[in-house]
Context: one part of a larger RNA
RNA sequence: GCCGGCGACUCAUAGGCAGUGGCUUGGUUAAGGGAACCCACCGGAGCCGUAGCGAAAGCGAGUCCUCAUAGGACAAUUGUCACUGCUUAUGGACCCGAACCUGGGUGAUCUAUCCAUGACCAGGAUGAAGCUUGGGUGAAACUUAGUGGAGGUCCGAACCGACUGAUGUUGAAGAAUCAGCGGAUGAGUUGUGGUUAGGGGUGAAAUGCCAAUCGAACCCAGAGCUAGCUGGUUCUCCCCGAAAUGUGUUGAGGCGCAGCAGUUGACUGGACAUCUAGGGGUAAAGCACUGUUUCGGUGCGGGCCGCGAGAGUGGUACCAAAUCGAGGCAAACUCUGAAUACUAGAUAUGACCUCCCAAUAACAGGGGUCAAGGUCGGCCAGUGAGACGAUGGGGGAUAAGCUUCAUCGUCGAGAGGGAAACAGCCCGGAUCACCAGCUAAGGCCCCUAAAUGACCGCUCAGUGAUAAAGGAGGUGGGGGUGCAAAGACCUAUAGGAGGUUUGCCUAGAAGCAGCCACCCUUGAAAGAGUGCGUAAUAGCUCACUGAUCAAGCGCCCUUGCGCCGAAGAUGAACGGGGCUAAGCGAUCUGCCGAAGCUGUGGGAUGUAAAAAGACAUCGGUAGGGGAGCGUUCCGCCUUAGGUAUAAAGUCGCGGCGCGAGCCGUGGUGGACGAAGCGGAAGCGAGAAUGUCGGC
Repeated sequence: GCCGGCGACUCAUAGGCAGUGGCUUGGUUAAGGGAACCCACCGGAGCCGUAGCGAAAGCGAGUCCUCAUAGGACAAUUGUCACUGCUUAUGGACCCGAACCUGGGUGAUCUAUCCAUGACCAGGAUGAAGCUUGGGUGAAACUUAGUGGAGGUCCGAACCGACUGAUGUUGAAGAAUCAGCGGAUGAGUUGUGGUUAGGGGUGAAAUGCCAAUCGAACCCAGAGCUAGCUGGUUCUCCCCGAAAUGUGUUGAGGCGCAGCAGUUGACUGGACAUCUAGGGGUAAAGCACUGUUUCGGUGCGGGCCGCGAGAGUGGUACCAAAUCGAGGCAAACUCUGAAUACUAGAUAUGACCUCCCAAUAACAGGGGUCAAGGUCGGCCAGUGAGACGAUGGGGGAUAAGCUUCAUCGUCGAGAGGGAAACAGCCCGGAUCACCAGCUAAGGCCCCUAAAUGACCGCUCAGUGAUAAAGGAGGUGGGGGUGCAAAGACCUAUAGGAGGUUUGCCUAGAAGCAGCCACCCUUGAAAGAGUGCGUAAUAGCUCACUGAUCAAGCGCCCUUGCGCCGAAGAUGAACGGGGCUAAGCGAUCUGCCGAAGCUGUGGGAUGUAAAAAGACAUCGGUAGGGGAGCGUUCCGCCUUAGGUAUAAAGUCGCGGCGCGAGCCGUGGUGGACGAAGCGGAAGCGAGAAUGUCGGC
C1' cells in the first nucleotide's frame, strides 16, 4: 500500500414542544401491597387543572400603583395521563487524541559519587634529593666525578579515552568501522560485593546521569482527567435553503442576544409600477458668512530720510490695516442647490381558460384555475474567518491581488456558452431523454461551427500585444490668415551705390570689439547694415530691386490614424498558422452559437385528501423537513417451504423499482428458514498519521 473484519449522536432521570391514543360523570396515581414471575387488581398521600392581581397584609372578575372614580400595568381563564419524535439540563454524553497534576509502589545488573576487598600498567628516555670519592676550609659553604632512582616527568604498546576526516545512514552496528589522534605511576584503569531514590539522589557543574526514558525516572491507580483545539462520523429518493453582519464579552479562530434558514399556525392583501405631497443640504455651484488666496486703486498705522530747541511738519520706487475693483480655494464654509434615495397617500392585482353581446376582431362585464407579498406567534438549525467586480468615500503615495466603510452584483453554495487556458468579468440559472428548431454574449480565412459578404473611408507602422513627458516637412479631414497674371513662391542671372572711414571710444574700430544716434542724396532698389572674414582695410554674402519663367505659394489653429521615445534575464505576452485585410472607423443583410427559449415524450412537488385535467415549480454547501430501502433479534400466524423433488450462503444470467434494493432462474453448496403485520436495536463504512488479521 491493497483486501477482509471491527469502528462514532447512546442510556438513565427530569423539563419544554409537536403528533398519536385513553378519559373528560375533570385527569392521574407514587411508595407500598398483590401474585411462582410479569400483569390484572388494590393503594387518592401527592401532582396538574378549575381566578386573578399585589412585595405583602389583602381584595377578588378584577387587582395593583395613586388623593383619585384620572391615567396606566397585568388579568378577565383552563384539560389531564401515557406513548413516540425533536430538543434542553445533569451525568464520560458523538468517537479517537494530549502535554500535565495527585496517590501508592518498583528500580543504582546502565550510569554518578562513595565504601569494602582484590587485580593491572611491554619497552625505552630523562636523571631531583640523599650518599660516596677527589678538590677546598680551622671547620663549613662551595665544587668535581660517581652512586642513587624522584616525578599529577618524557617517548610509546596493553588499557582507558574520543580531536579530525572518510565510510556507514531501510547500517555488519538503535553511535560502529577504517586512517590518523590524547592520557598511559596517576586526581590512573579495572573485577567482585555494597551505599545513596524521584518534592529525591548523585554531580572536578554539561540541566549531566539515575536500565536505549530525565527542566524532574518507571509502573499501577484517580481516569473514559480536561481539550473554546485538530481529525473522523457509515443506506436511498424528494421539497425548501442560508451566513460570514450589528451588539456585548479577560472577547477577538469561542460564546450570548438580534439578523438571515426550515417547519407549523394565526392575521392581513399586498409587491412592482404610475401619479400626488413632503422634509433634506449631498453632487454641482458660489463667495453673502467663517477661513484662506493673487494682482491693481485709495492708504489707517508703522519703518526710513529731511527741517525744527520742542510741539510739530514735510518727503518716501518700503511694509501694510480697512475698503473698492478683478480673479481663485474649502470634509469640519453656504446667499444657493439637483439626480437618486427615503416617508406618506391615491389608482390599479398579474397570467391562463371559459361564458355572454357580436358576422369577425377589440374593449367592457360574469365565472373558474394557478401564482405572488407582508405582520405576529410556537418549535428548532447553521452562520457570526468571507472573496473579487462596479459606484461613492476614509487610510496609504487619488501604491498594492493593500486596508476599512456604504449601496449593488457574482462567487461562496452555480453547472452550461464566451474571455486561448482563467472561483469573483460578459451571457445565462442545469427535473430527465432526443442524431429536432430559435436565439444571448461572442463570433463567421484555416486550426474551428458560421460571410475569403456588401458598401463608404482611414492606416503601411505587421500599427493591429502594454506605456508617459517630450520630439518630427508621416499622412487624411476641417478652419483662419497673408502674398499672388499690376506675375507671387522656387532656380539660375544682374545690381546691392554716394555723403562716409557718421560721431564717440580706441594703438587701430573703415556696415560687422563696444557706446550713442540711426539722417540725407542718387535711384528700379540698396540697413550708418544679416552673417562669414581682416591687425585695421580688402574680399564673400544677406536684406532690398530689375529682367527671365508662369500658377499657386507661405504661416497658424484644430482633428483622425500612424512614427520615435521603448532595456531582462532558456525561445515565447495576436491562442497558433498566417493576414495589407483576415487591421481600424461607419452603415447594411445573412448565418453560427448555451444545459437559455421552443418542440416531442417521461418523472416528481404544490394547489386539504383520492382520480382526471390545468397552471406553476423542480442548481444547491452549512442546515431544516418529508417519504422509503436494508441488517440482527423478538412477538402473532408456530406457520409457508426444506435434507436428495435441496434451506441459508455464494458465482453467473434475466426481469422489476427514480433509488436504497427486490424477484426469478442456472451452477455451487449441504441444513436451515422466508413472506405479511408489528416490536426492539451493539442497525448500514472509504477516509479518523483509525484498529486487528492476511498478502